[in-house]
This is a predicted structure of a 100-nucleotide RNA (Bacterial small signal recognition particle RNA) from a Candidatus Fermentibacteraceae bacterium.
The coordinates come from a structure-prediction model, not an experiment, and the mean pLDDT is 76.
Rfam family: Bacterial small signal recognition particle RNA. Gene Ontology terms of the family: signal recognition particle, plasma membrane targeting and SRP-dependent cotranslational protein targeting to membrane, signal sequence recognition. Rfam's curators write: The signal recognition particle (SRP) is a universally conserved ribonucleoprotein involved in the co-translational targeting of proteins to membranes.
RNA sequence: GGUCAGGACCUGCGCGGCGUCAGCCCGUGAACCCCGUCAGGACCGGAAGGUAGCAGCGGUAAGCGGUGUCUGUCGGGCGACGCAGGCACACCUGGCCUGA
Numbered sequence: 001g002g003u004c005a006g007g008a009c010c011u012g013c014g015c016g017g018c019g020u021c022a023g024c025c026c027g028u029g030a031a032c033c034c035c036g037u038c039a040g041g042a043c044c045g046g047a048a049g050g051u052a053g054c055a056g057c058g059g060u061a062a063g064c065g066g067u068g069u070c071u072g073u074c075g076g077g078c079g080a081c082g083c084a085g086g087c088a089c090a091c092c093u094g095g096c097c098u099g100a
Stems, first nucleotide, its partner, number of pairs: 001097007009086006015079002018075002021072003024068001025066004034059004042051003
């Protein structure tokens, strides 16, 4: 000096972790225009009984709030990593060849 291989480097994929959002869970949540049950009272009826139904109570919808084991979406100069491809222009290591 040449060459080969690997490292480093670049890209992609996978995996993990971080963050947002959503699902799930809990709470709250409709005077009436949600549901159920409807005291009292009202109405119909000769009566038996029936009808509608306020308050109250219970359960929920949309929404709001909270927590986080889990699931999913999205994101990125997050990574102790794995795989594949690229790279020989430059850097590092080793082998071989060759010259001084």